[in-house]
Molecule: SAM riboswitch aptamer (S box leader)
Organism: Cohnella luojiensis
RNA sequence: AUCUUAUCAAGAGCAGGCGGAGGGACUAGCCCUAUGAAGCCCGGCAACCGACGUAGUCAUUAGACGCACGGUGCUAAAUCUUGCGGAAACGUAAAGUUUCUGACAGAUGAGAG
Repeated sequence: AUCUUAUCAAGAGCAGGCGGAGGGACUAGCCCUAUGAAGCCCGGCAACCGACGUAGUCAUUAGACGCACGGUGCUAAAUCUUGCGGAAACGUAAAGUUUCUGACAGAUGAGAG
C1' cells in the first nucleotide's frame, strides 16, 4: 500500500507552557488564525482493543454492565458544506432554492494477508 468490519449530529483548555504562520485530507465554497495557525508537552473527553471487576453458568466461550490500569484515538463548525445518484416541496415549465436519503471519498479502531 491492499482487503474485511464497526463507528462518524454527543463530549473535551475562550487566561496552561514551548512555538512561531499557517490550518480545516482533496475540488469548489465557506470558515478559523498575531485577541496568535501547524507541531510538541501538559490538561481533558470518550471508551474501539487488552487487562481487571460484577451479575450470570456445573463449567467455559460469547454477550451485558462497570472501571479507566495499559494500547490507540479525539479535543472550532455534522466527516464544516460540497463533488455521483434518487425522492419530496416551492416554481406553468426550464433554470434555481430547500429538505430527506443512498453511494463514493475520507478519518479512527479492531482484524486479515